[in-house]
RNA sequence: GGGCCAGGCCCGCCGAGUCGUGCUCGCAUGAGCCGGGGACCCACCGCAACUGGGGUGAAUCCACAGGCCGACGGCCUGUGGUAGGGCGACCUUUCGCGCCCGAACCCGUCAGCUAACCCGGUAGGCGGACGCGUAAGGAGAA
Numbered sequence: 001g002g003g004c005c006a007g008g009c010c011c012g013c014c015g016a017g018u019c020g021u022g023c024u025c026g027c028a029u030g031a032g033c034c035g036g037g038g039a040c041c042c043a044c045c046g047c048a049a050c051u052g053g054g055g056u057g058a059a060u061c062c063a064c065a066g067g068c069c070g071a072c073g074g075c076c077u078g079u080g081g082u083a084g085g086g087c088g089a090c091c092u093u094u095c096g097c098g099c100c101c102g103a104a105c106c107c108g109u110c111a112g113c114u115a116a117c118c119c120g121g122u123a124g125g126c127g128g129a130c131g132c133g134u135a136a137g138g139a140g141a142a
Base pairs, nucleotide, nucleotide: 010128011127012126013125014124018031019030020029021028022027023026032122033121034120035119036118037117042112052110053107054106055105056104061081062080063079064078065077066076067075068074069073084101085100086099087098088097090138091137092136093135095133096132
C1' cells in the first nucleotide's frame, strides 16, 4: 500500500415494523402504523363431476433439464424468462436508460364485501454512492 472478515459511532435504504414511559433489560404499557376476523345492503349463486380453501408479502405464472412420489398428475432442485416490487443520495412527478429482488411463512377443512365489535403484528436485511439522464413543480442555499 492492497484485499478479506467482524464490531462501534454517524448518515442513509427496503419494510407497517416508529416515537414515548416503566422496570426485573427484554418484557410490560401508551400513542402511531400495518394486517386478519366479523352484519344489514350489495356481490356471488342452472346441474353434475373433478379439485380442499384462505391469509401476510412485490414475490406470481411459463418453458426446459434432472430427481422423487400408487404416478396420464403433483412435488423438489437447477437454469432461462415473467406478472409484480425496489434502487440509481434534497423531495415529488413525467419519459428514457441501467442495476437488483422476484423469497419465506401462517391458518387448519374455515373465510366475498362489511358498521359495531373481536384478534394479532410492530420483525428482519442492506449500503457509505467514484456517477443515471430528462422535463415540470417544491424545498434549501447564496
Overview
A computed fold for a 142-nucleotide RNA from Dactylosporangium sucinum, annotated as c-di-AMP riboswitch aptamer (ydaO/yuaA leader). Rfam family: c-di-AMP riboswitch aptamer (ydaO/yuaA leader). Rfam describes the family as follows. This family represents a conserved RNA structure found upstream of the ydaO and yuaA genes in Bacillus subtilis and related genes in other bacteria. The coordinates come from a structure-prediction model, not an experiment, and the mean pLDDT is 78.